The RNA shown here (transfer RNA) has 75 nucleotides and comes from an Ignavibacteriaceae bacterium. It matches the Rfam family "tRNA". The family's RNA type in Rfam is transfer RNA. It was read from a public genome assembly. The coordinates come from a structure-prediction model, not an experiment, and the mean pLDDT is 81.
[in-house]
RNA sequence: GGAGUGAUAGCUCAAUGGUAGAGCAGCUGCCUUUUAAGCAGUUGGUUCCGGGUUCGAGUCCCGGUCACUUCACCA
Repeated sequence: GGAGUGAUAGCUCAAUGGUAGAGCAGCUGCCUUUUAAGCAGUUGGUUCCGGGUUCGAGUCCCGGUCACUUCACCA
């Protein structure tokens, strides 16, 4: 340098173009002599950035950034 994959909650990940969710973590309560475990409830989002298409975009298209994989080149 070429190609490919990916970026969504604090973490790990879902989401057919049609209300952005789950598990864990956090918070509150219950239970327990206490902790842990368990149970119930609950908070938490600039969907990487900028545009475009569309009635409607996390999803499709274009450009950019970053991460990873691979190929090539140099040594």